[in-house]
Predicted 3D model of a 546-nucleotide part of an RNA (small-subunit ribosomal RNA, 5' domain) from an uncultured bacterium. The coordinates come from a structure-prediction model, not an experiment, and the mean pLDDT is 83. The full RNA is in RNAcentral, with records from ENA and SILVA.

Context: one part of a larger RNA
RNA sequence: AAUGAACGCUGGCGGCGUGCUUAACACAUGCAAGUCGAACGAGAACACCUUGUUUCGGCAGGGUAAGUAAAGUGGCGCACGGGUGAGUAACGCGUGGAUAAUCUGCCCCCGGAUUCGGGAUAACGUUGCGAAAGCGACGCUAAUACCGGAUGAAGUUCCUGUGUUUUCGGAUGCGGGGAUGAAAGACGGCCUCUUCAUGAAAGCUGUUGUUUGGGGAUGAGUCCGCGUUCCAUUAGCCAGUUGGUGGGGUAACGGCCUACCAAAGCGACGAUGGAUAGCUGGUCUGAGAGGAUGAUCAGCCACACUGGAACUGACACACGGUCCAGACUCCUGCGGGAGGCAGCAGUGAGGAAUUUUGCGCAAUGGGGGCAACCCUGACGCAGCAACGCCGCGUGAGUGAUGAAGGCCUUCGGGUUGUAAAGCUCUGUCAAGUGGGAAGAACCAGCAGGAGGGGAAUAUUCUUUUGCUCUGACGGUACCACUGAAGGAAGCACCGGCUAACUCCGUGCCAGCAGCCGCGGUAAUACGGAGGGUGCAAGCGUUAUUC
Numbered sequence: 001a002a003u004g005a006a007c008g009c010u011g012g013c014g015g016c017g018u019g020c021u022u023a024a025c026a027c028a029u030g031c032a033a034g035u036c037g038a039a040c041g042a043g044a045a046c047a048c049c050u051u052g053u054u055u056c057g058g059c060a061g062g063g064u065a066a067g068u069a070a071a072g073u074g075g076c077g078c079a080c081g082g083g084u085g086a087g088u089a090a091c092g093c094g095u096g097g098a099u100a101a102u103c104u105g106c107c108c109c110c111g112g113a114u115u116c117g118g119g120a121u122a123a124c125g126u127u128g129c130g131a132a133a134g135c136g137a138c139g140c141u142a143a144u145a146c147c148g149g150a151u152g153a154a155g156u157u158c159c160u161g162u163g164u165u166u167u168c169g170g171a172u173g174c175g176g177g178g179a180u181g182a183a184a185g186a187c188g189g190c191c192u193c194u195u196c197a198u199g200a201a202a203g204c205u206g207u208u209g210u211u212u213g214g215g216g217a218u219g220a221g222u223c224c225g226c227g228u229u230c231c232a233u234u235a236g237c238c239a240g241u242u243g244g245u246g247g248g249g250u251a252a253c254g255g256c257c258u259a260c261c262a263a264a265g266c267g268a269c270g271a272u273g274g275a276u277a278g279c280u281g282g283u284c285u286g287a288g289a290g291g292a293u294g295a296u297c298a299g300c301c302a303c304a305c306u307g308g309a310a311c312u313g314a315c316a317c318a319c320g321g322u323c324c325a326g327a328c329u330c331c332u333g334c335g336g337g338a339g340g341c342a343g344c345a346g347u348g349a350g351g352a353a354u355u356u357u358g359c360g361c362a363a364u365g366g367g368g369g370c371a372a373c374c375c376u377g378a379c380g381c382a383g384c385a386a387c388g389c390c391g392c393g394u395g396a397g398u399g400a401u402g403a404a405g406g407c408c409u410u411c412g413g414g415u416u417g418u419a420a421a422g423c424u425c426u427g428u429c430a431a432g433u434g435g436g437a438a439g440a441a442c443c444a445g446c447a448g449g450a451g452g453g454g455a456a457u458a459u460u461c462u463u464u465u466g467c468u469c470u471g472a473c474g475g476u477a478c479c480a481c482u483g484a485a486g487g488a489a490g491c492a493c494c495g496g497c498u499a500a501c502u503c504c505g506u507g508c509c510a511g512c513a514g515c516c517g518c519g520g521u522a523a524u525a526c527g528g529a530g531g532g533u534g535c536a537a538g539c540g541u542u543a544u545u546c
Stems, first nucleotide, its partner, number of pairs: 001545003005542005012392006018385002020350001025348003029345003034076003039073002047064007083303003092228008102220002107216008115149004124139006155180011185208006194201003229275003236266002241263008278300004282293004305326005328339004356382001358381003364378001365376004395425004405416004429487001431482005439473001444468009490535005495516003501530005511518002
């Protein structure tokens, strides 16, 4: 000088930050990932109105509620965002390269296509088993769900001709032949052409989707050079081990896996083993070189009760998915089931020690949706804590009889001390009253203008102008006014180091102490008082680092 600090005493306000460093210990409760009806079929109830009937209890039907709620099929998302640091000494991270050994949903640009069919199944209905979780049987139905056919190459692959390039492994261009092999619709508008004829469609048109190619962007995988703690009181280690060939596997290279063959490979330039540890940008310190460290913020990695495994998918071997095993907790009708806060709050435990079971999606960002909008404990805010940094205040001027009181005294006085009182002012903060923001621009709707596509004045797309709408924080910040010195100072130290001295008490006792050391009857070192010094809403102590 510093700290994610703690403890003791004390404590007025504000701004901005920060807040389980210990048990990766166990968790009650709530919330943290949904959304789309413009993919699809189906579709309530409460309540109200009403009709008929009635044994006045009701019963049956219609309408609104409402094509709403809830559920289901399907699509996209759930691999992001958020948490933690257990493991990991490693291509994990950092840095610089390679990929001619690779993939990439959504997004952007360019091109082609979007054809004909089929059978199911959930929801639902009937029914069975079970305490439950849940699981069947039979029957019905839809799709952008699923399946088959057609067409088809710009793709892939095989054979083949030819050119360019090359690190001689390959890469790439132009031809010929064979094989493989795609799709899905939805929504809005219109009548120019055809058919029916006020209008609609098998027609036209716009938007969007689907499919197949090429390119981009973004993201990711893999490989390599160098760097990356301690122990030699760890010296030898290794059998898929090191290499080759064939095969398999992967998006992709590779002992990644497998069969066979060879006997290699690493190591005092520290292998192997053990200990410790997430890494970095940074942070603290220091003149620097260094040393220490890796909270908050940002990048990467790893993990998600413990261990293992795969499925789906563009991406996972998946925190709030699945399966198996284990420990633990809970439910049970004892047959069987359910769960995973290292998400946000919160609880217990551990500990010297670390916050609210708050508000809002208004902003920023994310997911879904044409949109409206919905979801979002990300985030924005508020609450608690002097935990830190910064700012402000606790008054200012004047005031000598140097008041009283205290303390000391050589008894003369000295000191507290301009300090107080008194007088004259000011009004920060706090209090009260009144006013009162910026953060809001999008989107959407309405009224216009311009342009594209189009047969079109329709719809639609792009752009532009004006108006309307939207604020958790919050009646907050800020401003004005009112009264008022009123409500706001402590802590440590005073032997030397080290700024600051006297008296009383005690008498090697009680005690102090960072080091030297002090205390045994005149203690500036213990305890109290007066005085002083230092810092100040803090001051000391402890711990740790330089």